[in-house]
Predicted 3D model of RNase P RNA and transfer RNA as a complex of 438 nucleotides. It holds a member of the Rfam family "Bacterial RNase P class A". Its family is annotated with ribonuclease P activity, dimeric ribonuclease P complex and tRNA processing in the Gene Ontology.

C1' cells in the first nucleotide's frame, strides 16, 4: 500500500424569525373549590421508534387439579422474568486465511409416499455370466462381478476363491454395536465384535421439554343522554374459562345472543423502568453482584414542524495545480401501556482488531 | 393502536406434492357461417402461480422472512 474478515459507534451543526403540544409561575376574565386566555421560563422521536414474528409484566375472565385435542420447540453445557434470543462448546460443511454457515432428535416402533424410466425402489434376474437339460429352439436352476435405466440399485478399493459369482474369505478403508479411557455433556480415541439393515419425519407419527384464553379499543372511576311491559335459548339434574370432558372448591335468582335506543364527555391506567452511565469484584463469555452517579416525549383526529443564513459532508464539471468557483445532493424513516430479543429498510462516515499478498527499511 | 384473512393469465376462479412450464369461464385475436351484426362453429394468444431464500430428486402445493391488499375491533341502558 491493495484486497478483505470481525466488532463498536455518528448519522449534520450554529444562529435569526414564525408556529405546535406538554408542564411550571404570574396576570386578567368568567357562568367560580373549576375553566379559559394572555406573557414568561422549561423539557419534546429512534437505530431501527417499523414489521408486529417471538417472549414476558401489566390488566380481566371467582380459584385450583387432571385428561382428550390442538400448537411450538428439537447436537451439549451455560446466561435470562423469559424466549424460538444470547454465550462457549461438539458434529457438517465453505475458504490460502482472519473467519463465516448450519430448522443438527428418531428411518432395526408402526403406517405412507418414491412420478417417468427400469426386471427390480425393499424385494427384484432385463441383457449378461455359469451349470444342469437340449440335436436346435427352448425349459430349469445358481449369480448383483459387468451392461443399461434412475435423483437414488443392496458398503467402497484391491486380492484370494468359485462352474461363475457374492463379506464367501483376508488386508485397508467407511458406517454399526460392545468394552475402556478423556471429558459436566454433545462428543473425540483406543481395542474387539458381527457382516453391512436405501431414501424420504419443512410425510403421517414416535420420543422429550413447554404452552388456559384475551389484549391498554386490557380495565377502574365519574358526569351526561335515552325506550326496552320487543324476540329467542337457558334457568340448581342450570350458570361463572372463551376447543371439549371430568374432579375439588366457591360465588350466583343471574346470564347470553339477535333487533331497537343513547352518548362520542372527562380522570386514572401513562410512564421510576426485570431503566441508563461509570467503577471495582466473579466468570473464558453471555451475564451476576456491590458501590457512585442519571431521570431526558406523553399526545386522544392525535405535538416534535416551517423559511431564511453561515458552515461541515459527498458527487460532477470549469478554472488550474491546490486551492477556487459553479451546479446537484444530504439517507431509511416517525413515539401511543411498557420492557427483553429477532427480522427487515438506511445517503455518507469514523474508530479498533485481526487475515492474506505486494513493495521497503 | 390490537387482531385476523387472502395473493395464480385482461378479470373470475379449479388446482393440498410428479401424470401441471398450471385446466376452466368471460373478454381478446384470426377463420368459418351470414347481405351485414349479434349469436354459433374451429383454431390460437394470454401466467416465471406476489418476492427472496430454504427441505425434497422433485414445490403453485412443505417451511423461513418481505411486500401488497382486505376484513374486524369504543362506552352505556
Nucleotide at each position: 500500500u491493495a484486497a478483505g474478515u470481525a466488532g463498536a459507534c455518528c448519522g449534520g451543526a450554529u444562529g435569526a424569525c414564525c408556529g405546535c403540544u406538554c408542564c411550571g409561575a404570574u396576570u386578567u376574565c368568567c357562568u367560580a373549590u373549576g375553566g379559559a386566555a394572555a406573557u414568561c421560563a422549561g423539557g419534546g422521536a429512534g437505530g431501527a421508534a417499523a414489521g408486529u414474528c417471538c417472549g414476558a409484566g401489566c390488566u380481566c375472565c371467582a380459584c385450583c387439579a387432571g385428561g382428550c385435542a390442538g400448537g411450538g420447540u428439537a447436537c451439549u453445557g451455560g446466561g435470562u422474568a423469559a424466549c424460538g434470543c444470547c454465550c462457549a462448546g461438539g458434529g457438517g460443511g465453505a475458504g490460502u486465511g482472519a473467519u463465516c454457515c448450519u430448522a443438527c432428535g428418531g428411518a432395526a416402533a408402526g403406517u405412507g409416499c418414491c412420478a417417468c424410466a427400469g426386471a427390480a425402489a425393499c424385494a427384484c434376474a432385463c441383457c449378461g455370466c455359469u451349470c444342469u437339460u437340449u440335436a436346435u429352439c427352448u425349459a430349469g436352476a445358481g449369480u448383483a462381478a459387468g451392461g443399461g435405466u434412475g435423483a437414488a440399485a443392496u458398503g467402497g478399493u484391491g486380492a484370494g476363491g468359485u462352474a461363475a459369482g457374492a463379506g464367501c474369505u483376508c488386508a485397508c478403508c467407511g458406517g454399526c454395536g460392545g468394552c475402556c479411557a478423556g471429558g459436566u455433556g454433545a462428543c473425540u480415541g483406543g481395542u474387539c465384535g458381527g457382516a453391512c439393515g436405501g431414501g424420504u419425519a419443512a410425510a403421517c407419527c414416535c420420543u422429550a421439554c413447554c404452552c388456559g384464553g384475551a389484549g391498554c379499543a386490557a380495565g377502574a372511576c365519574u358526569g351526561a343522554a335515552u325506550a326496552g311491559a320487543g324476540g329467542g335459548u337457558a334457568u340448581a339434574c342450570g350458570g361463572g374459562a372463551c376447543g371439549c370432558c371430568u374432579g375439588g372448591c366457591u360465588c350466583u335468582a343471574a346470564a347470553c345472543c339477535c333487533c331497537g335506543g343513547g352518548u362520542u364527555a372527562g380522570u386514572c391506567g401513562c410512564u421510576u423502568g426485570a431503566c441508563c452511565c461509570c467503577a471495582a469484584u466473579g466468570g473464558u463469555a453471555a451475564c451476576a453482584u456491590u458501590g457512585g452517579g442519571g431521570c431526558u416525549a406523553g399526545a386522544u383526529g392525535g405535538a416534535u414542524g416551517g423559511u431564511c443564513a453561515u458552515c461541515g459532508c459527498c458527487c460532477u464539471g470549469a478554472u488550474u495545480u491546490u486551492a477556487u468557483c459553479a451546479g446537484g445532493g444530504u439517507a431509511c424513516a416517525g413515539a401511543a401501556c411498557u420492557c427483553g430479543g429477532c427480522u427487515u429498510a438506511c445517503a455518507g462516515g469514523u474508530c479498533u482488531a485481526c487475515u492474506u499478498g505486494g513493495c521497503c527499511c | 393502536g390490537g387482531c385476523g384473512c387472502a395473493u395464480u393469465c385482461g378479470u373470475c376462479u379449479a388446482g393440498u406434492g410428479g401424470c401441471c412450464u398450471a385446466g376452466g369461464a368471460c373478454a381478446c385475436c384470426g377463420c368459418c357461417c351470414u347481405c351485414u351484426c349479434a349469436a354459433g362453429g374451429c383454431g390460437g394468444a394470454g401466467a416465471u402461480c406476489g418476492c427472496g431464500g430454504g427441505u425434497u430428486c422433485g414445490a403453485a402445493u412443505c417451511c423461513c422472512g418481505c411486500a401488497u391488499g382486505c376484513g374486524c375491533u369504543a362506552c352505556c341502558a
Its mean pLDDT, the model's own confidence on a scale to 100, is 79.